[in-house]
Small-subunit ribosomal RNA, 5' domain from an uncultured Bacteroidia bacterium, 525 nucleotides, folded computationally. The RNAcentral record of the full RNA draws on SILVA. It matches the Rfam family "Bacterial small subunit ribosomal RNA". The coordinates come from a structure-prediction model, not an experiment, and the mean pLDDT is 84.
Context: one part of a larger RNA
RNA sequence: GGAUGAACGCUAGCGGCAGGCUUAACACAUGCAAGUCGAGGGGCAGCGCGUUGUAGCAAUACGAUGGCGGCGACCGGCGGAAGGGUGCGUAACACGUGAGCAACUUGCCCGCAACUGGGGGAUAAGCGCUGGAAACGGUGUCUAAUAUCCCAUAACAUAUUGUACCGCAUGAUACGAUAUUGAAAAUUCCGAUGGUUGCGGAUGGGCUCGCGGGGCAUUAGGUAGACGGCGGGGUAACGGCCCACCGUGCCGACGAUGUCUAGGGGUUCUGAGAGGAAGAUCCCCCACACUGGGACUGAGACACGGCCCAGACUCCUACGGGAGGCAGCAGUGAGGAAUAUUGGACAAUGGGGGCAACCCUGAUCCAGCCAUGCCGCGUGCGGGACUAAGGCCCUAUGGGUCGUAAACCGCUUUUGUUGGGGAGCAAUAAGGUGUACGCGUACACCGAUGAGAGUACCUGGCGAAUAAGCAUCGGCUAACUCCGUGCCAGCAGCCGCGGUAAUACGGAGGAUGCGAGCGUUAUCC
Numbered sequence: 001g002g003a004u005g006a007a008c009g010c011u012a013g014c015g016g017c018a019g020g021c022u023u024a025a026c027a028c029a030u031g032c033a034a035g036u037c038g039a040g041g042g043g044c045a046g047c048g049c050g051u052u053g054u055a056g057c058a059a060u061a062c063g064a065u066g067g068c069g070g071c072g073a074c075c076g077g078c079g080g081a082a083g084g085g086u087g088c089g090u091a092a093c094a095c096g097u098g099a100g101c102a103a104c105u106u107g108c109c110c111g112c113a114a115c116u117g118g119g120g121g122a123u124a125a126g127c128g129c130u131g132g133a134a135a136c137g138g139u140g141u142c143u144a145a146u147a148u149c150c151c152a153u154a155a156c157a158u159a160u161u162g163u164a165c166c167g168c169a170u171g172a173u174a175c176g177a178u179a180u181u182g183a184a185a186a187u188u189c190c191g192a193u194g195g196u197u198g199c200g201g202a203u204g205g206g207c208u209c210g211c212g213g214g215g216c217a218u219u220a221g222g223u224a225g226a227c228g229g230c231g232g233g234g235u236a237a238c239g240g241c242c243c244a245c246c247g248u249g250c251c252g253a254c255g256a257u258g259u260c261u262a263g264g265g266g267u268u269c270u271g272a273g274a275g276g277a278a279g280a281u282c283c284c285c286c287a288c289a290c291u292g293g294g295a296c297u298g299a300g301a302c303a304c305g306g307c308c309c310a311g312a313c314u315c316c317u318a319c320g321g322g323a324g325g326c327a328g329c330a331g332u333g334a335g336g337a338a339u340a341u342u343g344g345a346c347a348a349u350g351g352g353g354g355c356a357a358c359c360c361u362g363a364u365c366c367a368g369c370c371a372u373g374c375c376g377c378g379u380g381c382g383g384g385a386c387u388a389a390g391g392c393c394c395u396a397u398g399g400g401u402c403g404u405a406a407a408c409c410g411c412u413u414u415u416g417u418u419g420g421g422g423a424g425c426a427a428u429a430a431g432g433u434g435u436a437c438g439c440g441u442a443c444a445c446c447g448a449u450g451a452g453a454g455u456a457c458c459u460g461g462c463g464a465a466u467a468a469g470c471a472u473c474g475g476c477u478a479a480c481u482c483c484g485u486g487c488c489a490g491c492a493g494c495c496g497c498g499g500u501a502a503u504a505c506g507g508a509g510g511a512u513g514c515g516a517g518c519g520u521u522a523u524c525c
Stems, first nucleotide, its partner, number of pairs: 001525004006521005013377006019370002021335001026333003030330003035078003040075002043071002047069003050065006085288003095212007104205002109201008117151004126141006157180008166171001186193002214260003221251003226248004231243003263285004267278004290311005313324004341367001343366003349363001350361004380411004390402005416462006425452001431446007469514005474495003480509005490497002
């Protein structure tokens, strides 16, 4: 000098863009953050409509009724494995990069081929009875399905086997034969949407290997499933991943083992570069979800807002027993030098469900707070001297300086204030019109919807009006005098100032630097 997720002191007009618990992965009140589908199902708790009954002249009130819209709870499907948070752990195939899988998987999506036949038994909700303070149950009975089971058929698969062909090898591929096992679901507005099997694609994932990136040798030996083999189990799959048996190997000064520290990368800062340092925001990967362990379901989890067990903590309790997990968004306490609103909207982008309408979405888009940073703008412009008054200084009837600075005259109006107008972000949905044809689809045009917001922006009026500080002035280092003090009080980054004329302390005047900031502290180069 540059830089910062900064903090502190003094000061502070505006806007744009960005950023905002670096500390206690400390504890959390409250609200919200994952639902959706009635075009799978039985149904009807609540709401609306219709029908109907009673009372009433009527409005209306009360009752009945799943007939319709729709729909709480329930069965069922898809989604809750994404998105969002944090950096505890991890020195590791965790990450980066380059390869491999002839050892694998992949819901939804796309393409191709084939099929979608027959039958059965339950169960939730409901209705009874009943336990418990509650959380939550128990039992009897009834019922449905795209829930579930069986049979048929088919591919695939498995076993045995034949032919061809290919590979570095274990072996792979293609076409066959025999045997065994072995699928499906309906809804319907009749258009379609689904379901099952196989092959292929796309996307996502799993596994293996080469190389690369911390400290300490005041850590030198480490290792018993340890290293390998044979056979099995297990897995989507390879493998001591696990097991029985056999062998005695395997790693290590090219740093094993131990210990300390640490999420990794793209990148960021600095530097002419080489290098050094960092890993906030944004993107990719990994790990974690009160602590530890475990599996279930599922295409996918060993699952942040799922389950079970143990533990610590908090809460409820009728003392028998129960409930909870903000490292989601806000917010609270605590810790700390220090870090924001218990805001608005699904209008846009994206995600989940749904044929759709639509619903959900603290993802996201916006708004609020903070000079935390970067950038931009302003606090006027021109003229104006007997250089007034006043301050300060001097060689003191005088001069210098603050200083064209002010006053005063003229001008402008960014900003401000007050009126007026006023966006883009919106593409489309339902629906309509038209065109095409394989006649219900595709395409084109029209056609609701804006949180932000009456915001940005444009424009009329008014009026210099609403707006400057901070640090420094001995040398390094730009900027000097006076007074006070008298090794005191104090200053200080280094050298050093202060003991009676201090440009170094304190004040004043003046000056220098930067400027809505300026200094100080901390850290990196």